RNA sequence: CUGGGUGUAGCUCAGCUUGGUAGAGUGCGUGCCUUGGAAGCACGAGGCCAGAGGUUCGAAUCCUCUCACCCAGACCA
Repeated sequence: CUGGGUGUAGCUCAGCUUGGUAGAGUGCGUGCCUUGGAAGCACGAGGCCAGAGGUUCGAAUCCUCUCACCCAGACCA
């Protein structure tokens, strides 16, 4: 430099194809339970969906550009 992939809650990921206003597990907080703890149960908090722009009544989802990371190849030495 070229091609491909990934980016969503603290962490690991789903949702994207087919647009309708964001979820799971784990972790965290509170309560219940227990002599107490762990485990278990219930409730809750936690998100500019990498960034910017466009299309649309409506974008995490479609389009364009950019950024970061990963893989493969090429080039130089």
Molecule: transfer RNA
Organism: Phycisphaera sp.